Context: one part of a larger RNA
Molecule: small-subunit ribosomal RNA, central domain
Organism: uncultured bacterium
RNA sequence: CUGGGUGUAAAGGGCGUGUAGCCGGGAGGGCAAGUCAGAUGUGAAAUCCACGGGCUCAACUCGUGAACUGCAUUUGAAACUACUCUUCUUGAGUAUCGGAGAGGCAAUCGGAAUUCCUAGUGUAGCGGUGAAAUGCGUAGAUAUUAGGAGGAACACCAGUGGCGAAGGCGGCCUACUGGGCACCAACUGACGCUGAGGCUCGAAAGUGUGGGUAGCAAACAGGAUUAGAUACCCUGGUAGUCCACACCGUAAACGAUGAUUACUAGGUGUUGGAGGAUUGACCCCUUCAGUGCCGCAGUUAACACAAUAAGUAAUCCACCUGGGGAGUACGACCGCAAGGUUGAAACUC
Numbered sequence: 001c002u003g004g005g006u007g008u009a010a011a012g013g014g015c016g017u018g019u020a021g022c023c024g025g026g027a028g029g030g031c032a033a034g035u036c037a038g039a040u041g042u043g044a045a046a047u048c049c050a051c052g053g054g055c056u057c058a059a060c061u062c063g064u065g066a067a068c069u070g071c072a073u074u075u076g077a078a079a080c081u082a083c084u085c086u087u088c089u090u091g092a093g094u095a096u097c098g099g100a101g102a103g104g105c106a107a108u109c110g111g112a113a114u115u116c117c118u119a120g121u122g123u124a125g126c127g128g129u130g131a132a133a134u135g136c137g138u139a140g141a142u143a144u145u146a147g148g149a150g151g152a153a154c155a156c157c158a159g160u161g162g163c164g165a166a167g168g169c170g171g172c173c174u175a176c177u178g179g180g181c182a183c184c185a186a187c188u189g190a191c192g193c194u195g196a197g198g199c200u201c202g203a204a205a206g207u208g209u210g211g212g213u214a215g216c217a218a219a220c221a222g223g224a225u226u227a228g229a230u231a232c233c234c235u236g237g238u239a240g241u242c243c244a245c246a247c248c249g250u251a252a253a254c255g256a257u258g259a260u261u262a263c264u265a266g267g268u269g270u271u272g273g274a275g276g277a278u279u280g281a282c283c284c285c286u287u288c289a290g291u292g293c294c295g296c297a298g299u300u301a302a303c304a305c306a307a308u309a310a311g312u313a314a315u316c317c318a319c320c321u322g323g324g325g326a327g328u329a330c331g332a333c334c335g336c337a338a339g340g341u342u343g344a345a346a347c348u349c
Stems, first nucleotide, its partner, number of pairs: 003321004007303002012317001014201001016199002021194001023192001025088006033081002035077008049065006091191001092188003098181001103177002106174001109171001110154001115149007125136002162169002206247006215241002220236004258316006266294011298305002322349003331342004
């Protein structure tokens, strides 16, 4: 390379957007680049192959044929692909109308709780554990009442509920704003799919500068436990957690399952719409878009998957090719750093 694969055995990029490229709906006309057919020229000889001949056979060798699957020129064909012209509406998009949502961003506000401060009541304990101790407390703690300060998070509602491309998003209200869905079928008329590079976004931790700091809490200190205890348990406690701006760019970034399209038994729940029936928002029937469970065919090594496929097909991208060495070394690029991305070999089993 060919091939075979990628839920769990090695293997789906963390997610999007999009360049080149690849692939791409129906009808009609043209063209003849690809394609197909014919002809001509060429495709050296040897070799290879087939059939014969010669060395006693064979190797070897000679003859004839075939072949040299290619290239060029030329004459045609027009189904398919390409190109071009015209056209269509079902793919895609737009508009009107309707409705759902923790989608994003900014600002304000609210109540519960913890902590702290002040004051009152009150007195000897509190706290903590398996049991204790460190710790706090007669300078009045814990408890309780009132007032105040400040930060962070939003109980119930809450739901295999919703929204988002993923990461993720949850108190209330307001402003701005993105996306999706249903009905209708007015408009555009293939405008589509995928997407190497590129660019954007990207939990937590971490980094820089400046704020903030209630609770929690790496490090650290002390008390226990223990043979020891650099731990588990307890008392404290700093970075951090929060905000602004900038960086980092990784996760079991998981559905361990790339995106898009079409097709292929059913049953049952739930979310958001639409239609029918109905007095009716209920119930019922039909249907679209999500989200779960069960299950046939089929698939699978099995587990399982099963219209949200891991089934049947098509297109495009990414990735895998025995274990260790190793996601290491070296180089390059990125980063303030931590480190990240790319990514071997010797050797060994």